[in-house]
Molecule: Glycine riboswitch aptamer
Organism: soil metagenome
RNA sequence: CCUCUGGAAAGCGGGCGUUCCGCGCCCCACCGACGGUGCAAGCCGCGCCAGGCAGGCCGGUGAAGCUCUCAGGUCCCAUGACAGAGG
Numbered sequence: 001c002c003u004c005u006g007g008a009a010a011g012c013g014g015g016c017g018u019u020c021c022g023c024g025c026c027c028c029a030c031c032g033a034c035g036g037u038g039c040a041a042g043c044c045g046c047g048c049c050a051g052g053c054a055g056g057c058c059g060g061u062g063a064a065g066c067u068c069u070c071a072g073g074u075c076c077c078a079u080g081a082c083a084g085a086g087g
Stems, first nucleotide, its partner, number of pairs: 001087006011028001013027005029074003035070001036068001038066001042061004047057003
C1' cells in the first nucleotide's frame, strides 16, 4: 500500500422548488471518528529585563481520541478514525 471483516455520534426538523417519491436550495438546531484548525510541557535562541546562579518576557519548534466545527455528517444506504485477518 491492497483485499476482506468489525466499527460510534447527532433532526424521520421547518420552508421553497420539483411529477407523489428521489433530489436541490434556504433557515434553525445538533454530532465529531474522512480531511483540516489551534496548543501544553519540554527543547532551542548572536533576542529583551537582569549581570552570580536562577527567574521573567518575547520568538521558534512542539502531540492527541483534547480543541475548533471550516469541510463532512445527523432514518436507511454510504462514508468512517481505529482494530482484526490475509497478501